[in-house]
Context: one part of a larger RNA
C1' cells in the first nucleotide's frame, strides 16, 4: 500500500420492504445436459453459457457420418517445357450424382510476309513438370481486432513541492452538498490529465419559411377532401426561440445547495438514446476476419449422392397457450403508429388460397389494427373452458416436404380447476394488456428488433438480504 472481516462510522441501487403480475405444477414451442447414433459437427458453462454464435438446418447451408470420386486440385501466382483440329460446345455408353469417357461441331487478339486465302511467331486457353494452392485441423494459457462483466459504478493517475531512512504519503483526507473526485469551505500542498456534465440524436411547447401526395375555417359541388377554391388549422422538414435555480420567499456560513412559491407547454439532469475512465476476470472468440508456431498434404484438401444436425428413459433454462363469467361465442360498430414494396376491386372456394390484374420506384397504392362499445346466447360443468394428440380431404412454396416445412377444413378431443421448497421483473405513459410492422427469407416465429393502442397498484423507511462508493479499525493474506 492493498485485500479481507459473520469489526464499525456514512453513502447509494427495484438490495430489501410496499405493491403489481410472473416462473417454479401442465400441454406446447426452443436451448442445453444426458443418453443414444454410422453421425447425432463446433463453440458458449454461476452472475456474464442455456430463443447464445444461428437477422431462420428439407437439397444448399455444412464444418459431421456412410458411400461413390479428384490429385497443381474448386481458387490465386511464378517459371520451364510441350501442344494446332488448340481454346470452347459436347452425342453414345458406365454412372444415385460427381466423375470417367470421347464420336461430332468449332473459335478469338496480335506481329510480319501478305489482294483474298494460307504460311511462319506471339498471346489467350489447354497438358506436363515443378514452386504451391488448401485446411470451419491444434493452441483465445503465443497474439491483433472485436466483445461481455463490475458499471454510467465516482472513481483512477500524473507535475512540481513538502514529508518519510524507504515502501510511500500528501494532494484525492477533513465540514456541508451533489446523481456525480458535482460544487463550497477549510487545509502543505498548488495545479493537471483521463472519467463526471456539457457539445450529438430523438421526444414534449412554440415562431418563422414553405404547401403536395397533407389538410378543409368558411363557400360551391359530390357517394367520397372525390373536384374548384383555400394554406387558416392538422401535418411534414428546415432555421430559430425556450429552462438558467433566471425571479420570490424560507433555510444555510453574506456560500454550494436545498425546500416551498410564482409564471410557463415543460422546473431544478423535464422523458428516452447514443457515449463505458485507470483496470479486473490468462473472462469469450484462432468457427467472422487476421496472425505466430505444431500438424495433414492421392488427405484433416476438393466434389457428389444419400443421411444427420429434427433422435428420447430423463435433467435444467427461456418463452408460448390456458385452467374460464374482469369469460367464451355469433353478429354489428369502432380509433393507431412504424416500417417494408407490394399487390386492391370483382369473381371462385367452407377455408387455406386461386383467378385477376387497377393502383403504385410510393406523405398518393398496397393498408384490415386488435384489445375496445352494443345486442344476443351459454350458467359454473372438465362445460359452448382449455386446445395437445391422432385420422382423413385439401391449399402454398420450392426440381423434391418420407426422414423434416408452414397453412386450412371436418373429425378427434389429451393434461390442465391457479401450481410444494424456492424464485423473477418492473416505481409512470412504467408494470400489466392488445394487436401491428420490419431483418432474415423460395418456404419455414410462441424467437429477435422496433411500433403504437388500454392503462395500474405502491415506496412507511433503510433494522434485515445481495451489489456496490467513502472513512476508519484488526489481520498467522499478498
Nucleotide at each position: 500500500u492493498g485485500a479481507c472481516g459473520g469489526g464499525g462510522g456514512c453513502c447509494c441501487g427495484c438490495a430489501c420492504a410496499a405493491g403489481c403480475g410472473g416462473u417454479g405444477g401442465a400441454g406446447c414451442g426452443u436451448g442445453u445436459g444426458g443418453u443414444u447414433u454410422a453421425a447425432u459437427u463446433c463453440g458458449a458453462a454461476g452472475c456474464u453459457a442455456a430463443g447464445c454464435g444461428a437477422a431462420g438446418a428439407a437439397c444448399c447451408u455444412c464444418a459431421c457420418c456412410a458411400g461413390g470420386u479428384c490429385u497443381u486440385g474448386a481458387c490465386a501466382u511464378a517459371u520451364a517445357g510441350g501442344u494446332a483440329g488448340u481454346a470452347g460446345g459436347g452425342a453414345a455408353g458406365c454412372g444415385a450424382a460427381a466423375g470417367c469417357g470421347g464420336a461430332c461441331c468449332g473459335a478469338c487478339c496480335u506481329u510480319a510476309g501478305u489482294u483474298u486465302a494460307c504460311u511462319a511467331g506471339g498471346g489467350a486457353g489447354c497438358c506436363u513438370a515443378u514452386a504451391c494452392a488448401g485446411g470451419u485441423g491444434g493452441u483465445g494459457c503465443a497474439u491483433g481486432g472485436u466483445c461481455g462483466u463490475c458499471g454510467u459504478c465516482a472513481g483512477c493517475u500524473c507535475g512540481u513541492g513538502c514529508c518519510g531512512u524507504g515502501a510511500g504519503g500528501u494532494g484525492u483526507u477533513g465540514g456541508g452538498u451533489u446523481a456525480a473526485g458535482u460544487c463550497c469551505c477549510g487545509c502543505a500542498a498548488c495545479g493537471a490529465g483521463c472519467g463526471c456534465a456539457a457539445c450529438c440524436c430523438u421526444u414534449g411547447u412554440u415562431u418563422u419559411u414553405a404547401g403536395u401526395u397533407g389538410c378543409c375555417a368558411g363557400c360551391a359541388u359530390u357517394a367520397a377532401g372525390g373536384u374548384g377554391g383555400g394554406c387558416a388549422c392538422u401535418c411534414u422538414a428546415a432555421a430559430g426561440a425556450g429552462a438558467c435555480u433566471g425571479c420570490c420567499g424560507u433555510c444555510g456560513a453574506a456560500g454550494a445547495g436545498a425546500c416551498g412559491g410564482a409564471g410557463g407547454a415543460a422546473g431544478g439532469a423535464g422523458g428516452g438514446g447514443a457515449c463505458g475512465a485507470c483496470g479486473u476476470c490468462a473472462g469469450a472468440u484462432c468457427a467472422u476476419c487476421a496472425u505466430g508456431c505444431c500438424c495433414c498434404u492421392u488427405a484433416u484438401g476438393a466434389u457428389c449422392u444419400g443421411g444427420g444436425c429434427u433422435a428420447c428413459a430423463c435433467a435444467c433454462g427461456c418463452g408460448c397457450u390456458a385452467c374460464a363469467a374482469u369469460g367464451g361465442g355469433u353478429u354489428a360498430g369502432g380509433c393507431a403508429g412504424a416500417a417494408g414494396g407490394c399487390g386492391a376491386a370483382a369473381c371462385u372456394g367452407c377455408a387455406a388460397a386461386g383467378u385477376g390484374g387497377a393502383g403504385g420506384a410510393a406523405a398518393u397504392c398496397c393498408u384490415a389494427a386488435a384489445a375496445c362499445u352494443a345486442a344476443c346466447c351459454c350458467c359454473c360443468a372438465g362445460u359452448u373452458c382449455a386446445g395437445a394428440u391422432u385420422g382423413u380431404a385439401g391449399g402454398c412454396u420450392g426440381a423434391a416436404a418420407c426422414c423434416c416445412g408452414c397453412c386450412u377444413a371436418c373429425a378427434u378431443g389429451a393434461a390442465g380447476u391457479g401450481g410444494g421448497a424456492a424464485u423473477c421483473g418492473c416505481u409512470a405513459g412504467u408494470a400489466a394488456u392488445c394487436g401491428c410492422a420490419g431483418a432474415u427469407c423460395a418456404g419455414a416465429a410462441c424467437g429477435c428488433u422496433g411500433c403504437g393502442g388500454u392503462g395500474a397498484a405502491u415506496a412507511c423507511g433503510u433494522u434485515c438480504c445481495c451489489g456496490g462508493g467513502c472513512c476508519u479499525u484488526g489481520u498467522a493474506c499478498a
The part of an RNA shown here (small-subunit ribosomal RNA, 3' major domain) has 478 nucleotides and comes from an uncultured organism. It matches the Rfam family "Bacterial small subunit ribosomal RNA". Rfam links the family to the GO terms structural constituent of ribosome and ribosome. The coordinates come from a structure-prediction model, not an experiment, and the mean pLDDT is 83.